[in-house]
RNA sequence: CUCCCCAUAGUUCAAUGGAUAGAACAAAUCACUCCUAAGGAUUAGAUCCCUUUUCGAAUAAGGGUGGGGAGGCCA
Repeated sequence: CUCCCCAUAGUUCAAUGGAUAGAACAAAUCACUCCUAAGGAUUAGAUCCCUUUUCGAAUAAGGGUGGGGAGGCCA
């Protein structure tokens, strides 16, 4: 330098272009308990960035950023 793959909550994963992005674990609060844990109830939390297409984009197109892999170069 070229090509390929990936990026969604703190973590691991869903969501075929169509309503207000869902779950598990983790976290917080409450109740219970002498206290803690387990178990129960409730709550908060995310589409990497910009642009485009579209009535409508997490999803499609272009560019960028970051991570991983393969190849090239040895002036």